The RNA shown here (SAM riboswitch aptamer (S box leader)) has 122 nucleotides and comes from Winogradskyella aurantia. The source organism's lineage runs through Bacteria, Pseudomonadati, Flavobacteriales, Flavobacteriaceae and Winogradskyella. The sequence was found by an Rfam model in a public genome assembly. The prediction has a mean pLDDT of 81.
[in-house]
RNA sequence: AUGUUAUCAAGAAAGGUGGAGGGAAUAGACCCGCUGAAGCCUUAGCAACCCUUAUUAUUAAGAAGGUGCUAAAUUCUACUAUAUUUUUUAAUUCAUUAAUUAAGAAAUUGGAUAGAUAACCC
Numbered sequence: 001a002u003g004u005u006a007u008c009a010a011g012a013a014a015g016g017u018g019g020a021g022g023g024a025a026u027a028g029a030c031c032c033g034c035u036g037a038a039g040c041c042u043u044a045g046c047a048a049c050c051c052u053u054a055u056u057a058u059u060a061a062g063a064a065g066g067u068g069c070u071a072a073a074u075u076c077u078a079c080u081a082u083a084u085u086u087u088u089u090a091a092u093u094c095a096u097u098a099a100u101u102a103a104g105a106a107a108u109u110g111g112a113u114a115g116a117u118a119a120c121c122c
Base pairs, nucleotide, nucleotide: 003120004119005118006117007116008115013043014042015041016040017039021032022031023030026078027077028076029075044070045069046068049066050065051062052061053060054059074114079111080110081109083108084107085106086105087104088103089102090101091100092099093098
């Protein structure tokens, strides 16, 4: 690196240095940034994957250590659904309403793809 499993709408800041970018990739948007981006250093914090303690296990508690993280849902979208709702057009039936079918559009909710993190395998 690849692979496996789990989680990803919650949470959490300052200082120094630095000097123009950043928000993973591609594309489209949108947002942050000289009222100082990325990176690096220090301290603090969040969380609970490994870990510690109790427990047969489950589970619960903890936060010394190993990571990780500290704008916005993984910032949003892209693929897919004979799932739901709304709506447009056409056709049919009835005809005051309306109902059914087909094709689209939007939103929601699932499932994928990709990504991030941890542990394991290697």